[in-house]
Molecule: c-di-AMP riboswitch aptamer (ydaO/yuaA leader)
Organism: soil metagenome
RNA sequence: AGCCGAAUCGCCCAGGGGCUACCCCUCGGCGAUCGGGGAACCCGAAGGGAUGCCUACCCAGGCCUCCCGGGGGCGAAUCGCCGGAUUUUCGGCGUAGCGCAACUCUUUCAGCGCGAGCCCGUCAGCUAACCCCGAAGGCACGCGAAAGAGAA
Numbered sequence: 001a002g003c004c005g006a007a008u009c010g011c012c013c014a015g016g017g018g019c020u021a022c023c024c025c026u027c028g029g030c031g032a033u034c035g036g037g038g039a040a041c042c043c044g045a046a047g048g049g050a051u052g053c054c055u056a057c058c059c060a061g062g063c064c065u066c067c068c069g070g071g072g073g074c075g076a077a078u079c080g081c082c083g084g085a086u087u088u089u090c091g092g093c094g095u096a097g098c099g100c101a102a103c104u105c106u107u108u109c110a111g112c113g114c115g116a117g118c119c120c121g122u123c124a125g126c127u128a129a130c131c132c133c134g135a136a137g138g139c140a141c142g143c144g145a146a147a148g149a150g151a152a
Stems, first nucleotide, its partner, number of pairs: 002139003008032005014026005033135006043125001047068004052063004070123001071120004079094006097114004103150007
C1' cells in the first nucleotide's frame, strides 16, 4: 500500500506491553455506522400420486377414498450427468451464480479462481410499528487491454 466478507469508527473501564506529554494488544461496557432474523392489515399461498364419480367441444376443473412427503435461515456456493463405494460416502465433468486484476465506478473482450460450510429444531410467505442478533475469520507479494464518467 492490497483482497474476500456486514465484520468498521469513536468514547469509557480494567489488565499487560513499549521507543513513555503518547502508542499498541486483550477482556468488558456504551454510542454511531453497516449487516441479518422475527413480526400486522393488505396481498399471496394452501403438496405429489393412484382408483372411481361428476361437469365440459377441447384445455381443464370439482368431489370421495387410499398412499407418499416436514419445513426454514446465513452465504455466490445451486442444479445436472458419469464412475466407484453400496447405511454412510469418494471422485470427475459441467452448470445457475460469485470473485480477482493496483486511483475509483460502470460496460466490453481475453485470462485466472470459487461454485463451500454452518445453523434453527416441527416453527417462521410478504410485512409498518415493535422485538432480537452479528460486526468474525481467512488470504496475496504481485501488477491484461479498450471505452465512458469522475478524482488527484